[in-house]
RNA sequence: CCUAAUACAUGCAAGUCGAACGCUUUGUGGUUCAACUGAUUUGAAGAGCUUGCUCAGAUAUGACGAUGGACAUUGCAAAGAGUGGCGAACGGGUGAGUAACACGUGGGAAACCUACCUCUUAGCAGGGGAUAACAUUUGGAAACAGAUGCUAAUACCGUAUAACAAUGACAACCGCAUGGUUGUUAUUUAAAAGAUGGUUCUGCUAUCACUAAGAGAUGGUCCCGCGGUGCAUUAGCUAGUUGGUAAGGUAAUGGCUUACCAAGGCGAUGAUGCAUAGCCGAGUUGAGAGACUGAUCGGCCACAAUGGGACUGAGACACGGCCCAUACUCCCACGGGAGGCAGCAGUAGGGAAUCUUCCACAAUGGGCGAAAGCCUGAUGGAGCAACGCCGCGUGUGUGAAGAAGGUCUUCGGAUUGUAAAGCACUUUAAGUUGGGAGGAAGGGCAGUAAGUUAAUACCUUGCUGUUUUGACGUUACCAACAGAAUAAGCACCGGCUAACUUCGUGCCAGCAGCCGCGGUAAUACGAAGGGUGCAAGCGUUAAUCGGAAUUACUGGGCGUAAAGCGCGCGUAGGUGGUUCAGCAAGUUGGAUGUGAAAUCCCCGGGCUCAACCUGGGAACUGCAUCCAAAACUACUGAGCUAGAGUACGGUAGAGGGUGGUGGAAUUUCCUGUGUAGCGGUGAAAUGCGUAGAUAUAGGAAGGAACACCAGUGGCGAAGGCGACCACCUGGACUGAUACUGACACUGAGGUGCGAAAGCGUGGGGAGCAAACAGGAUUAGAUACCCUGGUAGUCCACGCCGUAAACGAUGUCGACUAGCCGUUGGGAUCCUUGAGAUCUUAGUGGCGCAGCUAACGCGAUAAGUCGACCGCCUGGGGAGUACGGCCGCAAGGUUAAAACUCAAAUGAAUUGACGGGGGCCCGCACAAGCGGUGGAGCAUGUGGUUUAAUUCGAAGCAACGCGAAGAACCUUACCUGGCCUUGACAUGCUGAGAACUUUCCAGAGAUGGAUUGGUGCCUUCGGGAACUCAGACACAGGUGCUGCAUGGCUGUCGUCAGCUCGUGUCGUGAGAUGUUGGGUUAAGUCCCGCAACGAGCGCAACCCUUAUCCUUAGUAGCCAGCAGUAAGAUGGGCACUCUAGGGAGACUGCCGGGGAUAACCCGGAGGAAGGUGGGGAUGAUGUCAAAUCAUCAUGCCCCUUAUGACCAGGGCUACACACGUGCUACAAUGGCGUAAACAAGGAGAAGCGAAACCGUGAGGUCAGGCAAAUCUCAAAAAUAACGUCUCAGUUCGGAUUGUAGUCUGCAACUCGACUACAUGAAGCUGGAAUCGCUAGUAAUCGCGAAUCAGAAUGUCGCGGUGAAUACGUUCCCGGGUCUUGUACACACCGCCCGUCACACCAUGGGAGUCGGAAAUGCCCGAAGUCAGUGACCCAACCGAAAGGAGGGAGCUGCCGAAGGUGGAGCCGAUAACUGGGGUGAAG
Repeated sequence: CCUAAUACAUGCAAGUCGAACGCUUUGUGGUUCAACUGAUUUGAAGAGCUUGCUCAGAUAUGACGAUGGACAUUGCAAAGAGUGGCGAACGGGUGAGUAACACGUGGGAAACCUACCUCUUAGCAGGGGAUAACAUUUGGAAACAGAUGCUAAUACCGUAUAACAAUGACAACCGCAUGGUUGUUAUUUAAAAGAUGGUUCUGCUAUCACUAAGAGAUGGUCCCGCGGUGCAUUAGCUAGUUGGUAAGGUAAUGGCUUACCAAGGCGAUGAUGCAUAGCCGAGUUGAGAGACUGAUCGGCCACAAUGGGACUGAGACACGGCCCAUACUCCCACGGGAGGCAGCAGUAGGGAAUCUUCCACAAUGGGCGAAAGCCUGAUGGAGCAACGCCGCGUGUGUGAAGAAGGUCUUCGGAUUGUAAAGCACUUUAAGUUGGGAGGAAGGGCAGUAAGUUAAUACCUUGCUGUUUUGACGUUACCAACAGAAUAAGCACCGGCUAACUUCGUGCCAGCAGCCGCGGUAAUACGAAGGGUGCAAGCGUUAAUCGGAAUUACUGGGCGUAAAGCGCGCGUAGGUGGUUCAGCAAGUUGGAUGUGAAAUCCCCGGGCUCAACCUGGGAACUGCAUCCAAAACUACUGAGCUAGAGUACGGUAGAGGGUGGUGGAAUUUCCUGUGUAGCGGUGAAAUGCGUAGAUAUAGGAAGGAACACCAGUGGCGAAGGCGACCACCUGGACUGAUACUGACACUGAGGUGCGAAAGCGUGGGGAGCAAACAGGAUUAGAUACCCUGGUAGUCCACGCCGUAAACGAUGUCGACUAGCCGUUGGGAUCCUUGAGAUCUUAGUGGCGCAGCUAACGCGAUAAGUCGACCGCCUGGGGAGUACGGCCGCAAGGUUAAAACUCAAAUGAAUUGACGGGGGCCCGCACAAGCGGUGGAGCAUGUGGUUUAAUUCGAAGCAACGCGAAGAACCUUACCUGGCCUUGACAUGCUGAGAACUUUCCAGAGAUGGAUUGGUGCCUUCGGGAACUCAGACACAGGUGCUGCAUGGCUGUCGUCAGCUCGUGUCGUGAGAUGUUGGGUUAAGUCCCGCAACGAGCGCAACCCUUAUCCUUAGUAGCCAGCAGUAAGAUGGGCACUCUAGGGAGACUGCCGGGGAUAACCCGGAGGAAGGUGGGGAUGAUGUCAAAUCAUCAUGCCCCUUAUGACCAGGGCUACACACGUGCUACAAUGGCGUAAACAAGGAGAAGCGAAACCGUGAGGUCAGGCAAAUCUCAAAAAUAACGUCUCAGUUCGGAUUGUAGUCUGCAACUCGACUACAUGAAGCUGGAAUCGCUAGUAAUCGCGAAUCAGAAUGUCGCGGUGAAUACGUUCCCGGGUCUUGUACACACCGCCCGUCACACCAUGGGAGUCGGAAAUGCCCGAAGUCAGUGACCCAACCGAAAGGAGGGAGCUGCCGAAGGUGGAGCCGAUAACUGGGGUGAAG
C1' cells in the first nucleotide's frame, strides 16, 4: 500500500437519557409511630474446647429517646443489568463491480416521500389487559433456550371528541394533455390527565414532551434532452420483448408484476457482443487547439469475506444489525456453537515500493440529554520517511614567502591558489540558562434588569462580580553565555552540452540517451590532478505532455518518396444556379437563471520572508428560458433560364452484336515434271529424302489471321476495337428553332463490365506453341540456338476477377499569356484554291506566370478555387497468419500481431565502373626483326634443410633487387669463450707522459712478467692531449612499430591534366569557366560562348649531339718549307681536334587547303624543317606502395645483456619450382695464317712499357707517367687466303682428373686464372610470352665503378648496320564528351536464394487443461406474497356460546448456491510440423 476487494492476533472506532419506568446493591440523610417505666447496645484481660462458639464481665452508649417498625407524596449520591425513547441509514474506509440516467450539465414531477428543526391552527378526554427485569426451576460443555409465579411506564390496546386531512358524488372557475382550485354532501381516521420547576394547592401556571392539520426548510426518490471508449477479424438483436386494455403493487409514474389482445421494438448516425474503466470539479503539459491523468481536497455513485433475502424504521434491503447458502478461520465435552479491519493503529503475505499497536477531547463538528455532562481512532495534535514545496546555515574580511604537498612540464615553469597557514572579526542555526504570548469561545456560583405569568416565584435572555477549562508544550517568540567552534555532497567534462590533461588498459576490461568509443601514444574505458553544473541534495530508472505540422479542427499529403478503387451505373449521405414573398430551425445581439465551494488569474491582508493561510473581484469559453434582427443556410410558396435534358436536320468513326462473302499466305493430300540432296546454324547435329524429298506446275481440303491503305489518325467508360457486305444497336459532335424548368454533381454499401493466363462441358485444330523428347553450346546447361511436339491459342455456353488494368496523375465545374501541327463539324470573305480568317469538340509539340524536394507540369495542369468519393502515416515481418465472405479448383478479397532494424525511400550532384556509345593517343594490336619458355651453366627468389642457413623487397611497380662485388673482415645469424660505466661520447676524483722491447700461457679475446722512455705549454700554482683505476649520471641496441613520423624513392606518367579569385546559375551538393566547332605531341592554338582573368603542369629557358664563324694553339694537328725509321725534331696553327664565345630553325618564304583563323599538305633554300636526335626536368593526387637495416626520429622494450670483444662456422646447403641472363645447338659457321679501322675511360699502397724467362696463367728487372705527353691497349666483328663438308662433327663446351699461376695472415668448407687430358646436355625449343619504328633492332668488341683477389651483372663507349607500319575491327593501357547505375573501401564493388549450425518470437497440430457468459433439465435454503380444513391466542364486541382479529404450522408461485447435458467463445499447453527474424570471418 498504485501490487493481494489477500488473510487477519490484540486493543480501541456508537452511544446516551434516572427530567419515561420498575428493580437490585452500596453510602449518607429526613419525618413519624409503638412499647412505657428502664428498655437498648459495645463487649477487654482471662478460661474452656466441638477454632468459632460459649463463659466471663472491665469499659462505653442511652428518656436531650438507644434498638426496632412504618412512610399513598421516603430525599441525595454512586454502581448494575433490564423495559422504554432517540441515535445507530451520520461520520470513517475502499474502487471490486458498473459503458449505466452510474456520472456531468440543463430541465420536469399536475406522478412523490421527508424523523429531528421553524412558523401557524386546533387539541392533549376517559379506560383496559399484559410483559421484561426479579424470584423459583429445567436442559446444555458453551452459546443460549424453556417452564412457573409477580410488577411498572412517555411500552401496548380499545373508546370519546375532530376537519382545513383521506375517499366517493355534485356545482362553479381555471389550465399545455392527463388534470387543478374552491364550495356542498356522505363515510373514515388521533393522542402520554406524561416529566420537571413554581405556587396563593378540589386548581392555576412555565418549560419540555405528545396528537391532528397546513406551510416552510432540509434531505431523498423517479423521469427526460445533451455529453464523455476501444474493437465491424462483434451485423444482425429482442417473447415481458414493443404497444394496448384490466387488475395488482409502490411514497410515486411505468411491463414494475400478472391475465388477455395486437406484432411490434432496436440497428452502418453502429444495435447486439467482447475488452477496458468508478464519474466529475479538477491536475500535468501545451502559444493555443489539444493530449494524458482522476493521488491529496470537494460533489455524486457503488461496495462491505462471496451470493441471495427480507425485518425494523422517517430513512437501509443496513461496514462494527438479522436470516439462509458457500468458502475459510477459531472453540468444543463431537451433541453443537462463534467470526468477518475496503474504520484507527498493527501483523503475515504479495511487491521495486508506502508510516506509530502515540496524545487529547483543549478547539471544530456529531449523537443523546432540560442541563451539568458522557461518547466520539471524526477531528485537533505529536511521531516516522529529504517523498514534495519554501526558507536558513556549514562562516566574514584581510592575507604572496605566490609556503609545503599533489598534478603537469617544452625542465624554463605552470596549476591547485587568496585557496591554506597567519592576522582581525561575526554568532544565524545546533548547545546551556532564564523569561514567555496566542489558539478560551464557553461553563459554574452570586447579584441585578427585562420578558413570561395572577405572581415580587420558576424559567429564558442581557449585564455585573467571582471562579474555572490547553492534548500540542521543555510551544512560537525574547534575552543572556561560550566559541569558527558542531555541519558538503552528487553528477558530469568526444559532439548534441557548460567543462582537459597525465597514467593504466590494448576490440580485452569496459562505456553508451543518439551518433559512436576501445585492435600500444583513448580529452569517450579505469584511476588521478584540474575543471564545469547543481547543492542538503545530486544522479539513475519508470511514466505523461512538449518539441512532433510525426493523425495535420487550428495545421499534412497521394505523377516518381507511403498513398487515386481497373472502369462505369447508381442507393443512402454530402453539396448545389437565379428572383420575390413568408417562416425563424441553424445564425447574430441583448436580458434572466444556472455554471457548488476549493483550484487557476488579478488586487489586498496575516505568519520576520517565502512556501502556506485568508478577504474581495474576475473568470468558469457551458446549458436552459425569454425578447429582438432577418443578411446568409435550411424549410414553405410563386417565378426565371445561363446548369441539365427533350424534339428536329445533318456529320465522322477498327464503338458493340449476329449472319454471310472474299483473296493472299502457311500446312496437308492427290496428280504431273524432276534428281540427290533438303533443312538448319556463329559452326554443326538431331530431322526429312532413292519407298523419290526440297524445287516446280495443276487440283483439292481445312483452320486461323486480315499485307498495302496506316497517320503521337479515329471510336469506346475502361478492358479494348482493323478484309468486305447486310441487319440489329449504344454513344459523341454539329446547326437553328421550339419545349421542360434545377430535373444537377459526387457517390459509402450495392450492382454491372473487365486483357492474358487458368478451370468446366461440347466442338474445332492450319500455323504457332508452355510441358515433354532429341541435337548442339557449356565445367555443368533442367536455359538462350536448332529439329520435333501436347495442352492451349479458335467457336458456343458457364466460371475466374486479377495485371507496370499506367498518363504509375479519381470524377465534375469555373478561371488564368502566347506560338506551331493534326482529326471531325460550322461561320465569314474573296482572287473559287492543295485558299485566308474566325469558332467549336477532340488529339499532339513547345512555352510565360504559377506550382514542385527536384525531375518536371504548364488551358488535356502537377497553376488558382469549389463539391464529393477513395487512399497514406518508418523499413522488414506481410499483402503473410488466423477468422469471415466469394470460387469446382487455382486462388481472390478483407486483413493483423509478436519479433527485429536505425534506417528504408525519392530526386538531383560529383566521381568510379559498364562484355554502353562517340572521338583520340601509345611498339597497344597489326606488319616485321630478334628473343624468352626446351639444353648446360651463372645469378636472384620460393620451398625444404640446418645450430645458423641474418634481415628486408612480393602482380605490373619483388625475384643479376638493397649488394658499385659474403674466403677472414664485411656480418646484422649460429656455437663456444670472455667483459660489465662498457668497443664509442660528456662530466668528476686519483694515478701515470704517450708510447715501446722481449718472453710465457691461450684458438684468440685476454692475462702475467719485462725493457726503453719521462715529452708539450706555463704567470711555476698548474694546464692540454693520451693511458690506467674508481663511483655515478649515462653509454650502447642492424631490438619492435614504415599502420606514429621526417627525408628519400617507386608507380599511374612526360599521361595532359589539376585548381583558384571574382561574377553568374542552382534551396543545396554543385555547375559555369575546363563544355561546343576546328586543330595540336600537348587544357597547343583559333573561333564561339555568362563568363572574365589567374596559378601549378605542357612548351620554352639548361646539358649533349649535328653545321658554320671567331678566340686560343700544348701533351693536339701537319697543307706548304726543312727533316726523320717515326709530327721524332725545327717551323707553322691553314686543316683535324680540343674548349671558351657566338651564328643558325622562326612555319620566317612560296603555292594549295581551311572560316580571311588556328593549323595542315607540298615546295624552295639550308648542315639541319616543322618540339632536328638524345638527356635532365615528373602538376594536383592515387596505392595507410617501399624503406625505423643508409640517415634522422616519437613511443615501447633490453641494461653482468636484445650491449661489447674473440675464434670457428653460416649467409655458398639441395629432391624441387620460378624469374633474369650467358654459351650454344653451327657453314651468313668453326679453326689457322697474316692485315686494317674506334670511341670513351682509368692510373701513385697505381697503370706498368721495352727486354728476358715460361706452352700458358704469369714471373724477373725496370724506362715513362699524377697523364690530349707515359701506361692499361691487342679493338673485335670485317676484308683476304687456307682448311673443315653436315656429323652430336675440327659444332658445343658442361663435368671431372692431374699439374700449375696470382691475390691475400689464410683459397678445406668457399676465389679467379692457366696447361694437358676428359668431352655431358643440346640439332632452333609446347601452351604461352618479351623487346624494338633508325644510326633504332640485331650483331661485334672496348672501358669504368666496387675491388687485395673475385662479373655471364650494372653503368658507359664506339664499330657494322637492317626489315616493316595497310590501318585502328580486335587485346592491353590512357585521355575526353555522353549515357546507365541499387557502386562511393567506388566492379577485386554491390548483392540473391537454398543447405548446415545456434538462438528468438510466431502459425498449424492428434489432443490435454483451465476460464467467463448464455442456455435446457433436476434439486430447491432463507424469505416476501398468496392460500389454508384441523391447532393456538390477554386487550375489542357479546349475558353466554361464539365472533372480529392475530399467531404458529402446512401448501403453492418465485427463488441463491448446487447437480447434470449439449453447443459456441476465450486462454494456456503439446509429440510433430510450416514459414519468419537474428547471428565478424561455413
The RNA shown here (small-subunit ribosomal RNA) has 1482 nucleotides and comes from an uncultured bacterium. The sequence is in RNAcentral, with records from ENA. Model confidence (mean pLDDT): 83 of 100.